Context: one part of a larger RNA
RNA sequence: GAACAAACGCUGGCGGCGUGCCUAACACAUGCAAGUCGAACGAGAAAGUCGGCUUCGGCCGAUGAGUACAGUGGCGCACGGGUGAGUAACGCGUGGGUAAUCUGCCCCCCGGUCAGGAAUAACCCGCCGAAAGGCGGGCUAAUACCCGAUAACACUGACGCUCUGCGGAGUGUCUUUCAAAGAAGGCCUCUGUUUACAAGCUUUCGCCGGAGGAUGAGCCCGCGUACCAUUAGCUAGUUGGCAGGGUAAUGGCCUACCAAGGCAACGAUGGUUAGCUGGUCUGAGAGGAUGGCCAGCCACACUGGAACUGAGACACGGUCCAGACUCCUACGGGAGGCAGCAGUGAGGAAUCUUGCGCAAUGGGGGAAACCCUGACGCAGCAACGCCGCGUGAGUGAGGAAGGCCUUCGGGUCGUAAAGCUCUGUCAGAUGGGAAGAAAUGGGUGGGGGUGAAUAUCGUCCAUCCUUGACGGUACCAUCAGAGGAAGCACCGGCUAACUCCGUGCCAGCAGCCGCGGUAAUACGGGGGGUGCAAGCGUUGUUC
Numbered sequence: 001g002a003a004c005a006a007a008c009g010c011u012g013g014c015g016g017c018g019u020g021c022c023u024a025a026c027a028c029a030u031g032c033a034a035g036u037c038g039a040a041c042g043a044g045a046a047a048g049u050c051g052g053c054u055u056c057g058g059c060c061g062a063u064g065a066g067u068a069c070a071g072u073g074g075c076g077c078a079c080g081g082g083u084g085a086g087u088a089a090c091g092c093g094u095g096g097g098u099a100a101u102c103u104g105c106c107c108c109c110c111g112g113u114c115a116g117g118a119a120u121a122a123c124c125c126g127c128c129g130a131a132a133g134g135c136g137g138g139c140u141a142a143u144a145c146c147c148g149a150u151a152a153c154a155c156u157g158a159c160g161c162u163c164u165g166c167g168g169a170g171u172g173u174c175u176u177u178c179a180a181a182g183a184a185g186g187c188c189u190c191u192g193u194u195u196a197c198a199a200g201c202u203u204u205c206g207c208c209g210g211a212g213g214a215u216g217a218g219c220c221c222g223c224g225u226a227c228c229a230u231u232a233g234c235u236a237g238u239u240g241g242c243a244g245g246g247u248a249a250u251g252g253c254c255u256a257c258c259a260a261g262g263c264a265a266c267g268a269u270g271g272u273u274a275g276c277u278g279g280u281c282u283g284a285g286a287g288g289a290u291g292g293c294c295a296g297c298c299a300c301a302c303u304g305g306a307a308c309u310g311a312g313a314c315a316c317g318g319u320c321c322a323g324a325c326u327c328c329u330a331c332g333g334g335a336g337g338c339a340g341c342a343g344u345g346a347g348g349a350a351u352c353u354u355g356c357g358c359a360a361u362g363g364g365g366g367a368a369a370c371c372c373u374g375a376c377g378c379a380g381c382a383a384c385g386c387c388g389c390g391u392g393a394g395u396g397a398g399g400a401a402g403g404c405c406u407u408c409g410g411g412u413c414g415u416a417a418a419g420c421u422c423u424g425u426c427a428g429a430u431g432g433g434a435a436g437a438a439a440u441g442g443g444u445g446g447g448g449g450u451g452a453a454u455a456u457c458g459u460c461c462a463u464c465c466u467u468g469a470c471g472g473u474a475c476c477a478u479c480a481g482a483g484g485a486a487g488c489a490c491c492g493g494c495u496a497a498c499u500c501c502g503u504g505c506c507a508g509c510a511g512c513c514g515c516g517g518u519a520a521u522a523c524g525g526g527g528g529g530u531g532c533a534a535g536c537g538u539u540g541u542u543c
Stems, first nucleotide, its partner, number of pairs: 001543004006539005013389006019382002021347001026345003030342003035075003040072002048063006082300003091225008101217002106213002109210005114148001116146002123138006154177001157174007182205006191198003226272003233263003238260004243255003275297004279290004302323005325336004353379001355378003361375001362373004392422004402413004426484001428479005436470001441465007449457001487532005492513003498527005508515002
């Protein structure tokens, strides 16, 4: 000099864009942060309103409404969001391998979707419990569950052929095994009753098997990846083999047996510290330091352990066990997990609102309408940072008054002020007032497609309607009027800037050298000056 997730002191007008618990991965009150689908399924209220009856207590019917709540089932909850504790490791970075693998939803292609069965929740009844919750009996549905049929280029085994990195891969023949679910709309061409409908036809969405793709992931390897040798030896599932188990898959990953190996001065083992990277800061560069915000990867979710479900978890707002802590209790027993967004206490030099909205972007569910979304978009607070703007401009000398200094002549603050002439940024008031909105859905018209069809469905085009949290914000115009808006540090040398008074080795200053003991440009104050400026200094850290 530059930089900062900064803090402290003094001061403080406005705006834009960013950033904001670095400490206790300490403990958490309260609210919200993951639901959705009735076009998978069975059931199904109430208030209110209307009508009728009434012994005036009420009762019945319709509507509300197949709505709400709850349940079975499907998909999602493994994403998104947080944190950096642990980890010196194939964790990360980079480049490869997988002939050792998996991949829900999505895309393309091929084939199929037949025929049956038994339950169970909800509900009703009874019972136990303070509660959390649970037990028994009875009824019922499904795209829930189960059996059977059929089936292959799929799977198993055998035999051949081709290729090969000799591990295996591809392919042919025979053989073994395995599947499914329906829902919604429309129609009458065929068939059946013949008004219209379905067991019929058709469209869309689904379901099952297989092949491929895309995406995502698992595993393996080369190289790189902090400090300490005042850590020199470490290792028994240890190193390798064989057989088996396990996994989607290789492998001591695990087990039995066999062998005695494996690592290490090119630093094993041990200890300390630490998430890694793209990047960031500094520097002419080389390098050094660093990893906050944003992005990629990893790890974790009160602490430790475990599995279940699932395409995917050993699962932040799931389950089980143990522990610590907190809470409820009828003392028998139960409930909980903010390192999600706000917020509270504590710790600390120190770090924000218990805000608005799903309008946009993105995500989950749904055919869609739509619902959910503290992701996100916005607003709030903080000079915490960067950037921009303003606090006026011109003119004005008898150089006014006043302050300070003085050699008493004057000098200086100083064109500074006043005065005169203007301007109108920001703030204030009034009026107008956005872009961000593209879609989706619906109406009308039209083209082509499917189809028996002028139906339905899906697609494209034109046109109209429909949606804004921010926000009456940005922006624009008008009004008024210099009015509301400057401080901080320094002035001995380094280092730009000097005098007076007070003090008298005192009080104090200080980054280094050093100042202060009676004329202190170094302490404190005044005047003046210098440097920066809505900031200025100090402290801390890095180069």
A computed fold for a 543-nucleotide part of an RNA from Syntrophaceae bacterium PtaB.Bin038, annotated as small-subunit ribosomal RNA, 5' domain. The sequence was found in a public genome assembly.